This is a predicted structure of an 87-nucleotide RNA (Glycine riboswitch aptamer) from a soil metagenome. The RNAcentral record of the sequence draws on MGnify.
RNA sequence: CGCGCGGGAGAGUCCCCACGACGCCAUCGUGGGGCGCCGAAGGAGCAAUCCUCCCCGAUCAACCUCUCAGGCCCCCUGGACCGCGCG
Numbered sequence: 001c002g003c004g005c006g007g008g009a010g011a012g013u014c015c016c017c018a019c020g021a022c023g024c025c026a027u028c029g030u031g032g033g034g035c036g037c038c039g040a041a042g043g044a045g046c047a048a049u050c051c052u053c054c055c056c057g058a059u060c061a062a063c064c065u066c067u068c069a070g071g072c073c074c075c076c077u078g079g080a081c082c083g084c085g086c087g
Stems, first nucleotide, its partner, number of pairs: 001087007012035001014034008036072003042068001043066003049058002
């Protein structure tokens, strides 16, 4: 570094539309849109450090910041990181 197994957080179901279920109202589900929200895939930004009188430049990390991507009922999926095993 790779593979397998296990653990693994955060954030709305608020509004509108369509379709379906239903005898109707209503309600539920799926999809789309709006606004809001989350950050632990990935991405981007910066400190220290180096050089220099200065400027500039080089290097440049994060679970810090931004939220492009992604995610926000449950399930599924994703998931930094941790543990175990193997190569």

The model forms 89% of the base pairs in the Rfam consensus.